[in-house]
RNA sequence: GCCUGAAAAGGGCAAACCGCUUGAAAGAGCGGGGCGCAAAGCUGCUGGCCUAAGUUUCCCAACACGUGGGGGAUAUGGUAGCAGGGCUGCCAGG
Numbered sequence: 001g002c003c004u005g006a007a008a009a010g011g012g013c014a015a016a017c018c019g020c021u022u023g024a025a026a027g028a029g030c031g032g033g034g035c036g037c038a039a040a041g042c043u044g045c046u047g048g049c050c051u052a053a054g055u056u057u058c059c060c061a062a063c064a065c066g067u068g069g070g071g072g073a074u075a076u077g078g079u080a081g082c083a084g085g086g087c088u089g090c091c092a093g094g
Stems, first nucleotide, its partner, number of pairs: 002094004012037002017032006035081001041087003045084003048079003054074008
């Protein structure tokens, strides 16, 4: 350096749920809490998935302009614990 592995040793992270904060939402942050994880460390590069403020379109209501309600589409918003890629990494064996 590469491959394999988590049996051992030292550890690490932290699902659901709850509380507070934030956001239009998805979600995120902090605290509690542990389902799990050998990269469940970092990174939105590729795909998937989630949301739809804004934009757009259709329908309904009202109707002078405006406006209200509902449906569809859409990421510039997310998800790294969806998969892949990139970077980095403890221990053990080969």